[in-house]
Context: one part of a larger RNA
RNA sequence: CGUGCGUGGGGAUGCCUAGGCACAGGAAGGCGAAGAAGGACGUGGCCAACUGCGAAAAGCUUCGGGGAGCGGUAAGCACGCUGUGAUCCGGAGAUGUCCGAAUGGGGGAACCCACCGAUUGUGAACAAUCGGUAUCCUACGCUGAACACAUAGGCGUAGGAAGCGAACCCGGGGAAGUGAACCAUCUCGGUACCCGGAGGAGAAGAAAACAACCGUGAUUCCGAGAGUAGUGGCGAGCGAAAUCGGAGAAGCCUAAACCAGAUGAUUCGCAAGGAGAAUCUGGGGUUGCAGGACCACAAAUACUAGAUGAUAGAGCGUCGAGCGGCGAGAGCCGUAAGACGUUACAUCAUAUCAGUGUGAAAGAGGGAUAAGGGAGCGUUAACUGAACGGUUUGGAAAGACCGGCCAUAGAGGGUGACAGCCCCGUAAGUGAAAAUGCAAUCUUCCUUUGAGUGGCUCCUAAGUACCGCGGAACACGAGAAACUCUGCGGGAAACUGCCGGGACCAUCCGGCAAGGCUAAAUACUCUCCUGUGACCGAUAGUGAACCAGUACCGUGAGGGAAAGGUGAAAAGAACCCCUGCGAGGGGAGUGAAAUAGUAACUGAAACCGCACGCCU
Numbered sequence: 001c002g003u004g005c006g007u008g009g010g011g012a013u014g015c016c017u018a019g020g021c022a023c024a025g026g027a028a029g030g031c032g033a034a035g036a037a038g039g040a041c042g043u044g045g046c047c048a049a050c051u052g053c054g055a056a057a058a059g060c061u062u063c064g065g066g067g068a069g070c071g072g073u074a075a076g077c078a079c080g081c082u083g084u085g086a087u088c089c090g091g092a093g094a095u096g097u098c099c100g101a102a103u104g105g106g107g108g109a110a111c112c113c114a115c116c117g118a119u120u121g122u123g124a125a126c127a128a129u130c131g132g133u134a135u136c137c138u139a140c141g142c143u144g145a146a147c148a149c150a151u152a153g154g155c156g157u158a159g160g161a162a163g164c165g166a167a168c169c170c171g172g173g174g175a176a177g178u179g180a181a182c183c184a185u186c187u188c189g190g191u192a193c194c195c196g197g198a199g200g201a202g203a204a205g206a207a208a209a210c211a212a213c214c215g216u217g218a219u220u221c222c223g224a225g226a227g228u229a230g231u232g233g234c235g236a237g238c239g240a241a242a243u244c245g246g247a248g249a250a251g252c253c254u255a256a257a258c259c260a261g262a263u264g265a266u267u268c269g270c271a272a273g274g275a276g277a278a279u280c281u282g283g284g285g286u287u288g289c290a291g292g293a294c295c296a297c298a299a300a301u302a303c304u305a306g307a308u309g310a311u312a313g314a315g316c317g318u319c320g321a322g323c324g325g326c327g328a329g330a331g332c333c334g335u336a337a338g339a340c341g342u343u344a345c346a347u348c349a350u351a352u353c354a355g356u357g358u359g360a361a362a363g364a365g366g367g368a369u370a371a372g373g374g375a376g377c378g379u380u381a382a383c384u385g386a387a388c389g390g391u392u393u394g395g396a397a398a399g400a401c402c403g404g405c406c407a408u409a410g411a412g413g414g415u416g417a418c419a420g421c422c423c424c425g426u427a428a429g430u431g432a433a434a435a436u437g438c439a440a441u442c443u444u445c446c447u448u449u450g451a452g453u454g455g456c457u458c459c460u461a462a463g464u465a466c467c468g469c470g471g472a473a474c475a476c477g478a479g480a481a482a483c484u485c486u487g488c489g490g491g492a493a494a495c496u497g498c499c500g501g502g503a504c505c506a507u508c509c510g511g512c513a514a515g516g517c518u519a520a521a522u523a524c525u526c527u528c529c530u531g532u533g534a535c536c537g538a539u540a541g542u543g544a545a546c547c548a549g550u551a552c553c554g555u556g557a558g559g560g561a562a563a564g565g566u567g568a569a570a571a572g573a574a575c576c577c578c579u580g581c582g583a584g585g586g587g588a589g590u591g592a593a594a595u596a597g598u599a600a601c602u603g604a605a606a607c608c609g610c611a612c613g614c615c616u
Base pairs, nucleotide, nucleotide: 001613002612003611004610005609006608008607014601015565016564019536020535021533022532023531024530025529026528027527028525029524030164031163038099039098040097041054042053043052045077046076049073050072060093061092062091063090064089065088069081070080071079104113105112106111114133115132116131117130118129119128120127121126135161136160137159138158139157140156141155142154143153168199169197170196171195172194173193179186183233209216210215220247221246222245223244224243230238231237251517252516253515254461258283259282260281261280262279263278266275267274268273288495290460291459292458293457294455295454296453297452300358301357302356303355304354306353308349309348310347311346314343315342316341317340318339319338322335323334324333325332326331363449364448365447366446367445370444371443372442373441376438377437378436379435380434382430383429384428388403389402390401391400392399404421405420406410412424413423414422466490467489468488469487470486471485472484476502497512498511499510500509501508552559553558575587576586577585578584
C1' cells in the first nucleotide's frame, strides 16, 4: 500500500411522521375595574416536572348528551368511585390565594404597612374575617376663602375612562445606508421607526366636480388608457388624468331667515307692573333649472256656530177613515190609525254661505334610526348508519386462490404485510334542557309625497374666500404654475351675488365653498372549524415534531441551541455463571427476528483493530 474480516466506531442513506409551511371556504374580529393579557405561589395518599385547578384548589353545583367502566401525562403500591348512571363531552353557574392597568399608602412585581364600617372572641386596647377607601373626566348635591354677592377650593353620590392585543386603517412627527457608477438639488421615501386614535373594517363620499360647446352625474376598488401626457443636475429617476370596461350602488341631516316658549345681564317705575341684549329649547328650512322665509291670492282639509235641507221620534194646533155606546132619525159622546201645519230638541247631509286654524287626514312610498315580538336558519355535545366467508403461505392476512355481498357509503385512518363488506368512519338522514348568532316579517316609531301662483322685503355657514410673503402638498423640483393646505400680514361680496374650467382677460360652459352624517363593493388574520397541496420530511419544514423561546451566553437590551424511530405486542430477558452484592459479559428464556436488548429500524464513509499478500 492492497484485499478480506469485525457483536469495533460512526450515524450518512432509505423508509416513516407525532410537527411545520402555503392556500381556499366558512366563523370570529376583541378581552379588561364584575379586575384582562401575562405571571408568582400553591393544589394529588405516596408527586420532581408538565397539564388541570385555586385555600370549595387534577376539582364543586346544575341542566343536557352518553352508557361501562373510571381516579390526566404515568407505570406501581395503597385506597376508592360507578346502572340510585360514574369517568367522559357540551350549556349555565359557584369558588377563584398573591402580583399585574393594579386602583387604600408604600414597594427592589408576586412583599410591607394602614384607616373606616360590620361581625366574632366577655373586647375600648388586641386579633381574625368580610366590605370599603387611587386618579382623571362628566353630571348632580352639600359646603365654601382672600372679598359683600360670587368664584376658586373642599366634601359626597352616580356614570365613564385607564391596560392588553397579529396584521389591516387614519392622523401627528420622520431618517440614513443606497441609486445618481463621485456628490450637493434629486433618489431611497413620506419608506423604516416613534407617537396618538378608531373599527370589524378604516378612510373617502353626495359637486363652489369633470368635460368641452357633446355630454357625465357622490365615494371606493379592479382592468385598460400608459410607462402615455408630463416632470426631471431634462441626469438617476419620478409619473398622472379625462375617458372606456367591470365590482358595488343610497342618499341624507344641520346653521340662517321666520314663529313660539324658557332663562335673563341691564334698565324704567314709590309700587303694582313693564322694556329687554343675549343664551337655550321646540317648530320651520336645506338648494343652483337657485332654494327657502314672509306677505297676498287660489286650492284642499279640519273645527265652530248660524243659515238651508231632510226625518225613526217628541210637544202643540187643525182635520180625521174606522170601531164602540146612545138615539126613531139628524146627530151626540168616547176611542183612534193617519194626514197637514208649526215649535224647539235630537240626528244627519251640503263640491252652500260666513268665521277660525294650517296642529294636519285618507292614499301612495321609504327607513341606515329606536323599542318590542319573532316564523325560520344556524353555533356550542351528540345519534342512526349497508355489505364476508373458506382454503393456502406466513409469526401475523388485509396478500394469493375460491365463492359471495353492499354501495346516495370504493374519502380517509386503524387493525401483527396491501381490507368497500373487522374497527373508527364515509354517503344520506336525525338531534338541544341551556346559552348564543343571523333573521323574513309584524307592531309601535321616524320620514317623503300628498301644495300651486305672484311679489317689495329678509335669509342661504367671515377674520372666511381672496391677495402678498415664507413653506408644504398636488405625477408637476418656482416653473407660464392654476387647483389644494397654512405660519405671518392685509382682507371682501350677499343672488343684478360668488367659485371654477392649469398664469391672466373676455365670451361661453359648469357649479354654490367657508357645518355635519352615510351601507356596499376594498384591506388584514393573533384566533376557531373544515378542506386542499407537481409544499418539507428531522442539517429539511417554524428557532422549536422531543417539557423550546427551554438549556446556555450576556450587567442589560438582547442572543439562542442540540435533541425523533426496540417490537405486532414489553412478551423489557425468570434462573445460572464471571465480577466489587459493580460496569460489562457468557448461558438459559421471550420473540418471526436480540447482528430488534431500551447506548436499540436501516446502519454508508472517515477512523480503529485483526488476518493475509506485496513494497522499502

The part of an RNA shown here (large-subunit ribosomal RNA, domain I) has 616 nucleotides and comes from a Bryobacterales bacterium.